[in-house]
Molecule: transfer RNA
Organism: Callosobruchus maculatus
Parts: sequence; C1' cells; structure tokens
RNA sequence: ACCGCUGUGGCUCAGCUGGCAGAGUGUCGGACUAGAAUUCCGGAGACGCGGGUUCGAAUCCCGCUAGUAGUC
Repeated sequence: ACCGCUGUGGCUCAGCUGGCAGAGUGUCGGACUAGAAUUCCGGAGACGCGGGUUCGAAUCCCGCUAGUAGUC
C1' cells in the first nucleotide's frame, strides 16, 4: 500500500434480506439474615463518527476512524 472482518450498557455477546434495542455478568436500591454470602424483586446504564436513501436505519449506501487476520 491492497483486500477481508469487527466496532451494540462497565465487561462478554445476541439482534443486522429496515418497523418497541435484548441476554449473561457487573453495578445501585429493596426483601431475606444476628451479620454476610446465596437466592428473589426492582432501577439506572449502549448501537464508533459524519453524511445519504427511506414514512421509518443498529440493520441498506458513501466517507472517515479504531482494532484485527491475510498478501506484497
């Protein structure tokens, strides 16, 4: 330099042939306990950035950016 893949709560990942953004874990509050752990209930918290298409974009298109595998 070229080409491919990936980027979604703090972390690990689903969802991606457009239509309500989810799970586990963590965290906060409560219940339970003599106290804690476990368990149960509840809450907060996210689509890498910019633009385009569309009634509607995490999802499609373009550019940028970060990481990563490969080729030279």